[in-house]
C1' cells in the first nucleotide's frame, strides 16, 4: 500500500417476530431476540422496489443493485 480471505484471534452489526414512541403512509427509533453478513459502516449520487394531501413534486428503502469514501485481522 495493493490483493485475496474469514482458518485463528479480538470484535462488531442485528433479519423475521414481539413491544414502547413517531409519521397520512412507506418506514424510523428504543427495548427485548438472532436470520443472517468480511464492510449488514456512512453517504440517497445513477438505477430499482415501496409511500403520500403527489402526477410539475415530495418523501422511504444503502440487510435490492451500483458507485463513492473510511476501516479491524490474517496471508501473499
Nucleotide at each position: 500500500u495493493a490483493u485475496u480471505g474469514a482458518a485463528a484471534a479480538a470484535g462488531c452489526u442485528a433479519a423475521a417476530c414481539c413491544u414502547g414512541c413517531u409519521g397520512u403512509g412507506a418506514a424510523g427509533c428504543g427495548g427485548g431476540g438472532a436470520c443472517a453478513g468480511a464492510a449488514a459502516g456512512u453517504c440517497a449520487u445513477g438505477g430499482g422496489a415501496c409511500u403520500c394531501g403527489c402526477u410539475u413534486g415530495a418523501g422511504u428503502u444503502c440487510g435490492c443493485c451500483a458507485g463513492a469514501c473510511c476501516g479491524c485481522c490474517a496471508a501473499u
About this RNA: c-di-GMP-I riboswitch aptamer from Sulfurovum sp., 76 nucleotides, folded computationally. Rfam family: c-di-GMP-I riboswitch aptamer. Rfam links the family to the GO term cyclic-di-GMP binding. NCBI's taxonomy places the organism under Bacteria, Campylobacterota, Epsilonproteobacteria, Sulfurovaceae, Sulfurovum. The sequence was found by an Rfam model in a public genome assembly. Its mean pLDDT, the model's own confidence on a scale to 100, is 83.